[in-house]
Molecule: Bacterial RNase P class A
Organism: Anaerolineales bacterium
RNA sequence: CAGGUUGGUCGGGCGAUCGCAGAAGGCACCCCCUUUUGAGGAAAGUCCGCACUCCACAGAGCGUGUCACCGGGUAACUCCCGGGGCAGAGUAAUCUGCCGGACAGGGCCACAGAAACAAACAGCCUCCGAAUCUUCGGAUUUGGCGGUGAUGGUGAAAAGGUAGUGUAAGAGACUACCGGCGCAGGUAGUAAUAUCUGCGGCCAGGCAACCCCUGACAGGAGCAAGGCCAAGCAGGAAUGAUGAGGCGGCUCGUCUCACUUGAAUUCCGGGUAGGCCGCACGAGGGAUUGGGAAACCAAUCUCCCAGACAGAUGAUCGCCCAAGCCAUCUCGGUGGCUGGACAGAAUGCGGCUUAUAGACUGACCUGGGGA
Repeated sequence: CAGGUUGGUCGGGCGAUCGCAGAAGGCACCCCCUUUUGAGGAAAGUCCGCACUCCACAGAGCGUGUCACCGGGUAACUCCCGGGGCAGAGUAAUCUGCCGGACAGGGCCACAGAAACAAACAGCCUCCGAAUCUUCGGAUUUGGCGGUGAUGGUGAAAAGGUAGUGUAAGAGACUACCGGCGCAGGUAGUAAUAUCUGCGGCCAGGCAACCCCUGACAGGAGCAAGGCCAAGCAGGAAUGAUGAGGCGGCUCGUCUCACUUGAAUUCCGGGUAGGCCGCACGAGGGAUUGGGAAACCAAUCUCCCAGACAGAUGAUCGCCCAAGCCAUCUCGGUGGCUGGACAGAAUGCGGCUUAUAGACUGACCUGGGGA
C1' cells in the first nucleotide's frame, strides 16, 4: 500500500421565522403573554424474560409447556460473557451448525433385499437317504434334518478391522496388534473435558424434530391491567302537594302538561357519560475511580431527560460538512447542480430478531513493496 476478519461509536451541524404539544409563571379558570422542554438505535416485530395490577390458590396428585455440555453474569431469561466436545467453511484472522437418555418401554427405518435386529436367499459343511458312474478308494447329481455371518448379492445402514490358532465348515470361540465402549486409578483444570496407566472380549445398528423417560423452571389474564371521584336515567328509603312550561323583564293572575296508580325535596347503594390517578425519579443517564480475562459489579460526584387520549414532536430560508454527478484544466484544484438512510413513542424496563445512505475508530489476519 492492497485485500480481508471482528468489535465499538455516530447517524448531519449552527442560526432565523412560522406552527404544534406538555410544564411553570404572569393570574383568581379560560383566552392571551413570557420562560422552558419535546423520539430512536432500532421508538418496529410483539418473539422471550421481568416489574406492576387484578383474579385464583390448605395440602397432595394428574396434565401441559419451555429449557437441557461446563463455569460465570443478571431482578429474570430461550439473553450476555468465557470455556469444552463433535462436524464443517477459509491460506489465515475468524465464522457456521449441533450438544441429557436408544440395556425403562412402545413405535418407525423409503427403495432394494431372504432378513432392518438377533436374519439363512445363494453359497459352504457334517450326517441320513436316492440315482448315475467307478480303477471299488470314491466322484458327480439330487432330496431331507441340522450347522455356519467366513464368501456372493441388496442397501444410507447387515452385527468391529488385520493376521493367526481352531473347526466338518465356520465364528471374539481363542491369541496378538489396531479401533470403540465400560470400569478403576494418576496428572492438569472450579467444571465440562483433556491426557496417561491398568483391567474387562464388553463389541446387539439408527431415529428422542415420533411417543416417551430423567432433571430444572413455569397458576391465569393483561395498563382496554387496575384504583378514586361521579352528572343523567332507572332502583330503594323518608317526608307528603305541588312541580315544569307559555303569556316580550318580575309578581299576581291565567292557559297547557305531569301528578296521591305519588309531584317535589332530601338521603342511600351500585354505577354509565365524563374527569382524575396509574403515567414518567427509573433494575435511570453521564463522568471519574476501583474490582474482574470478559459479561458485569461497587463507590463517589453530577443531571432531571417527551408524555398525548384521535393522539404534539412539523415546515420554510441562509451558511457550513459528508457524499454523488457534470464541466474545466496547470492533475488536484476551481466552478455548477444534486444532496443526509431506516424509521417514528403510548405503562415501564432487560434482551433477541428484522430495517438502515453514509461517516469515524480499536484489534487482528493474508499478500506485496521499502528501510